The RNA shown here (small-subunit ribosomal RNA) has 1496 nucleotides and comes from an uncultured bacterium. The RNAcentral record of the sequence draws on ENA, Greengenes and SILVA.
RNA sequence: AGAGUUUGAUCCUGGCUCAGGACGAACGCUGGCGGCGUGCCUAACACAUGCAAGUCAGGGAGAAAAGGGUAGCAAUAUCCUGAGUAAACCGGCGAACGGGUGAGUAACACGUAGGCAACCUACCUUGUAGACGGGGAUAACCUCGGGAAACCGAAGCUAAUACUCGAUAUUGUUAUGAUGUAGCAUUGCAAUAUAAUGAAAGGCUCGCAAGAGCGCUACAAGAUGGGCCUGCGUCCCAUUAGAUAGUUGGCGGGGUAAUGGCCCACCAAGUCGACGAUGGGUAGCUGGUCUGAGAGGACGAUCAGCCACACUGGAACUGAGACACGGUCCAGACUUCUACGGAAGGCAGCAGUGAGGAGUAUUGCUCAAUGGGCGAAAGCCUGAAGCAGCGACGCCGCGUGAGGGAUGAAAUCCGUUAGGAUGUAAACCUCUUUUGCAGGGGAAGAAUGUUCCGACUUCGGUCGGAAUUGACGGUACUCUGCGAAUAAGCACCGGCAAACUACGUGCCAGCAGCCGCGGUAAUACGUAGGGUGCGAGCGUUGUCCGGAAUUACUGGGUGUAAAGGGUCCGCAGGCGGAUUCGUAAGUCGAUGGUGAAAUCUUCUGGCUCAACCAGGAGUCUGCUGUCGAUACUAUGGAUCUUGAGUUCGAGAGAGGAUAAUGGAAUUCAUGGUGUAGCGGUGAAAUGCGUAGAGAUCAUGAAGAACACCGGUAGCGAAGGCGGUUAUCUGGCUCGAAACUGACGCUCAGGGACGAAAGCGUGGGUAGCAAACAGGAUUAGAUACCCUGGUAGUCCACGCCUUAAACGAUGGAUGUUCGGUGUCGGCCCGCGAGGGUCGGUGCCUGAGCUAACGCGUUAAACAUCCCACCUGGGGAGUACGAUCGCAAGGUUGAAACUCAAAGGAAUUGACGGGGGCCCGCACAAGCAGUGGAGCAUGUGGUUCAUUCGAUGCAACGCGAAGAACUUACCUGGGUUUGAAAGGCAAGUGACAACUGAUGAAAGUCAGUCUUGUAGCAAUACACACUUGUACAGGUGCUGCAUGGCUGUCGUCAGCUCGUGCCGUGAGGUGUUAGGUUAAGUCCUGCAACGAGCGCAACCCUGCACUUAGUUGCCAUCAGGUCAAGCUGGGCACUCUAGGUGGACUGCCUACACGCAAGUAGUGAGGAAGGUGGGGAUGACGUCAAGUCCUCAUGGCCCUUACACCCAGGGCCACACACGUGCUACAAUGGACGCCACAAAGGGCUGCUAAGACGCAAGUCGGAGCCAAUCCCAAAAAAGCGUCCUCAGUUCGGAUUGGGGUCUGCAACUCGACCCCAUGAAGCUGGAAUUGCUAGUAAUCGCGGAUCAGCACGCCGCGGUGAAUACGUUCCCGGGCCUUGUACACACCGCCCGUCAAGCCAUGGAAACUGGGGGUACCCGAAGUCACUGACUGAACCCGCAAGGGACAGAGGUGCCUAAGGUAAAACCAGCGACUGGGGCUAAGUCGUAACAAGGUA
Repeated sequence: AGAGUUUGAUCCUGGCUCAGGACGAACGCUGGCGGCGUGCCUAACACAUGCAAGUCAGGGAGAAAAGGGUAGCAAUAUCCUGAGUAAACCGGCGAACGGGUGAGUAACACGUAGGCAACCUACCUUGUAGACGGGGAUAACCUCGGGAAACCGAAGCUAAUACUCGAUAUUGUUAUGAUGUAGCAUUGCAAUAUAAUGAAAGGCUCGCAAGAGCGCUACAAGAUGGGCCUGCGUCCCAUUAGAUAGUUGGCGGGGUAAUGGCCCACCAAGUCGACGAUGGGUAGCUGGUCUGAGAGGACGAUCAGCCACACUGGAACUGAGACACGGUCCAGACUUCUACGGAAGGCAGCAGUGAGGAGUAUUGCUCAAUGGGCGAAAGCCUGAAGCAGCGACGCCGCGUGAGGGAUGAAAUCCGUUAGGAUGUAAACCUCUUUUGCAGGGGAAGAAUGUUCCGACUUCGGUCGGAAUUGACGGUACUCUGCGAAUAAGCACCGGCAAACUACGUGCCAGCAGCCGCGGUAAUACGUAGGGUGCGAGCGUUGUCCGGAAUUACUGGGUGUAAAGGGUCCGCAGGCGGAUUCGUAAGUCGAUGGUGAAAUCUUCUGGCUCAACCAGGAGUCUGCUGUCGAUACUAUGGAUCUUGAGUUCGAGAGAGGAUAAUGGAAUUCAUGGUGUAGCGGUGAAAUGCGUAGAGAUCAUGAAGAACACCGGUAGCGAAGGCGGUUAUCUGGCUCGAAACUGACGCUCAGGGACGAAAGCGUGGGUAGCAAACAGGAUUAGAUACCCUGGUAGUCCACGCCUUAAACGAUGGAUGUUCGGUGUCGGCCCGCGAGGGUCGGUGCCUGAGCUAACGCGUUAAACAUCCCACCUGGGGAGUACGAUCGCAAGGUUGAAACUCAAAGGAAUUGACGGGGGCCCGCACAAGCAGUGGAGCAUGUGGUUCAUUCGAUGCAACGCGAAGAACUUACCUGGGUUUGAAAGGCAAGUGACAACUGAUGAAAGUCAGUCUUGUAGCAAUACACACUUGUACAGGUGCUGCAUGGCUGUCGUCAGCUCGUGCCGUGAGGUGUUAGGUUAAGUCCUGCAACGAGCGCAACCCUGCACUUAGUUGCCAUCAGGUCAAGCUGGGCACUCUAGGUGGACUGCCUACACGCAAGUAGUGAGGAAGGUGGGGAUGACGUCAAGUCCUCAUGGCCCUUACACCCAGGGCCACACACGUGCUACAAUGGACGCCACAAAGGGCUGCUAAGACGCAAGUCGGAGCCAAUCCCAAAAAAGCGUCCUCAGUUCGGAUUGGGGUCUGCAACUCGACCCCAUGAAGCUGGAAUUGCUAGUAAUCGCGGAUCAGCACGCCGCGGUGAAUACGUUCCCGGGCCUUGUACACACCGCCCGUCAAGCCAUGGAAACUGGGGGUACCCGAAGUCACUGACUGAACCCGCAAGGGACAGAGGUGCCUAAGGUAAAACCAGCGACUGGGGCUAAGUCGUAACAAGGUA
């Protein structure tokens, strides 16, 4: 620091996801040790048991056990010690600390800085002064009584440092008077005079005493701790906008330690609030913790500070301090005891229990240390604390060994079978001993503690000596011995992201953080081997920060990605021109206070290191005081003119409102002329018209809109504004001087305007025209088209307030190159033209932008203000509020769901987009197919009809030939196999022959039986048998493959290098203008070159040359019935080698053109513009075809999916399709006669002559391994005769009979021949195929395969046409361009209803719950007030009785918790039914959008 993910690819926008760190965690697997930390985040749920607050030289009273003694025989009685002890009581101090929890609280609760002239403070410290004289009670105790208990009542006795009266009284308190001084103020302080008033325990201890110590009282001061007040800071919601009656203030009281509506009476009507009151939700606050570069964000465990609470609610008492966790009273809920009458209780103290929960510990030890309470002290108490226990919960440290060791052991995994990996790893050898086990030694923490002694002393203490005190703990640490001995796992390995193979599985099982894996070769699932990472841990889950500049202060945006308000005015607010003076709020400097400690950073130090701990320094970015500075901002004063405005003079304009007026057109009405149609459409029909339409002429009526001018012209803020004239009126521009003197810009809320449609009331209505009706179209057509037609459109008044209200671009100001139009004004110029101010357009530079583009009219560079955005969908929806008559508008969510949605540009593909061009593509023609019969292939059918091929590009295809073949079916057999080769063992044969059986294969039996070398043993060879690895498979996968092939297409295309352009995909080149069959060539050009394709190659057509047998025969000779038959020759034909030829080379001179090239009834030439034909098939497309030609990965079968054999099937037959043959006849058929080819084939062959047979064929055997012989007859044609338009002398299917040939074998199932039979068919519907010249059509010939079988296929020649105006249309293709939401690429994409399942959600009668408020009722305890006839020891009067004072019980009143009643509101939950929404491989209906998407 980034990465993955939208696309075919690219750039951008934008979300989602990951890598990091952290945790009081939990879960899974695993687990050796130690140190330091840490441990109910949930139910502030309920709690058994024990403990957590006592203590004391104030007081009175005062045991027991036990021991000992005395008396007694003993029970027992009594005395001493125990002991003035224990326990209880009165009294003092403490119990308000310490410890726990975070429910409540949005608040002066907390933080920070201040204030109190408005306050208190026990114990402690300092100082001053004092403590005199009296009094009466009461608990304990004792005696009764009540009660189950808790406990209570009555009578009697007694003490105090308990209570109380009087005296004394300062610097106390109060009142009054006067003085000084201080303060912002209320007022304070100091000293002072007078008056009134307020104390005490002379107790306890030590001491013989003196005295000392500890206590007591008053006052002053300090310290400590608290109380109150204030500024600032402190979460979310405006779908919470108004709140408030003690409310705000005053006067006077009450109350408090003290201020204050804190409380009360009266008076006034205030107070708070968009700088967010009130209401709702959530929450203890902070130091800090985590993260982050920081700014920030999130959190508030442990430790520390503050606050609040103590079962829930209320209340006070005591006290220095509480409205009190382990106190009291009352109410409520709950629990326990009960004799039913009543009682008791409060773990959010430490342990512990239950419950809840994913989840959190021991009913431990000790007061040794630190600290706290009491005490003079010893000491006692202390679940504070110190320790130990449990938990890998966290951080830190250590270990599980170290060195050597290659036959790279075994084993496992992989493998191309060579080997490789685990791996120096192990074994083995040599060492070490942390840890562990065993055994010794053994701390620090302990002193400024305590006690005793001594010395000194300022009498408080100090010093010295001795003794004594440790829970942890025989722990840490250390020494010795033993022995590698006791100690490794977890996750991951497709990319992000380090790490790969095998097997299993087969869209299953499963994985997954995102993208995504899995449908038979999964590095993604599961297992294994190997590897990577971390390591006593490792992963997962959850949460927070980061990455995320993805809320942007630092640090983002708004033309098209989300986003500029429809426009203007304008209050508050924000911002604001020039000069100068003052102030000093902001700002800056210096300095003071504070910012607790801990934390953090850093430097040291201590535990062996570290974590951890200690010390020093820094930080704590903040707040506040004082002094100073004055540039900027602010503020007050003064001045200025350039921003803004005013005056004057000109000017343009569809700016607005009202009134009047004009002509053209349309429709209607009336009349005339006139006759059969008009109208409308793609074509029609509805409609109108003989009752006279339409057409035409004239007259009249009505309403609406204003042709031409008219213009990227003008005006207006926008919406918008268009005949002409008048009136009223707003704004703008220019020019000139003068005036005002910052008066400005923007604008939340607010106000006004605001197209069309729509609404209300009243008018108006010619044309047009939603709805509606009819006619068409269509599968349908609730549409598009047509004929009609009502609201509406128009006017007046009032609403509505929205638009793609768009420049998809808020307003203002300033700055920044040019070119070219145009509108208005002014200036210069004779003019052309130029200058300037203000508008309005186009092009372009810098710059900007993701790109497109913008570009002085900015989307450039800057400043100010406003509005708005933060992934897509849900949704501009729901609820709420508000506006509206309604329609609806404004404001505006969430659940849920997806990993994208989107912008611009690129390359393709596509378009019922455009342009150019080509092709038997159409057109023009010829012959067909589709109808018939047959052949053949396919589909279907079938026990098998083996398998494959299926639009063009399967279907006379694989198959150049199914009785075998044969792969299929049925049956019979074989199992190392029909063929191959290896090893081992055995045998010596095997073969051959014979027989039996059988459908055959096979099985069984018999006869017969080795070779070579060596004397032999034996070896080798061969063969067989057995065994073993193996063979074999036309079994599967052509979607695992090679090879081969088809197709687009013989179409003209497809690319590369370098350069250039672009952020990039990519472009350029290859486009353009011409031309060509052609990316063929030429010209031009940021391109220049090159490659694969095109062409060039082969055959054929002409000539020449060479050669001359098997070919040929002109000349010469011989010769035959005839014949190159013979000699001879090679001239010709021909054969087969070579060469030439054709290249737009020549011509056209005014054919066209720059050229390339084109054109020519031009020449020449056998051939003329690639002459004709063939071979040749670019980059690629179709997961095209083929695993059954062959090859081959993987999978499958192995007495069978292999092999052999017989029989059957592939030949079936209702039917449908393709390809062909033969025909339907006279351009023909039949018969007879008679010509002319080319190209092939031939020894398991072709087979002649001759003979036989009606024929197929047979006999025969000459010749030929072929320019020699044979197949071999060419046929159509030609010449004759018959047939005469008919189901025929056409046609030949079918069937009967008889034959021939091939073959082991023609039944299923061959071909051919003869005789007989003689079907359909009379030229073929829709539709559709081939062909442009030696072509179509027609005629025959040959060959491959092959024993035989050809209407098929591949070739050969004979005869031999018609037509092409042309490129509008159909099909296919090429190039350029355009649009695109397509990229599996239009056989694409995609929308909505309906149907099904699931999910969340809105409405809803009703029901349930909750908190809060209002009104009223009731009202405990308690404070306060009043009363108090009753009660009462202290004081007063009185001899006494009694009275007074005072106190109290009781009563009354105010307030008030809980409780109750009532009517509303709000918030949740549930809810019959209902609304839409989302999601879900293959449902229904249509086809709305994307191309002109077929109606933009």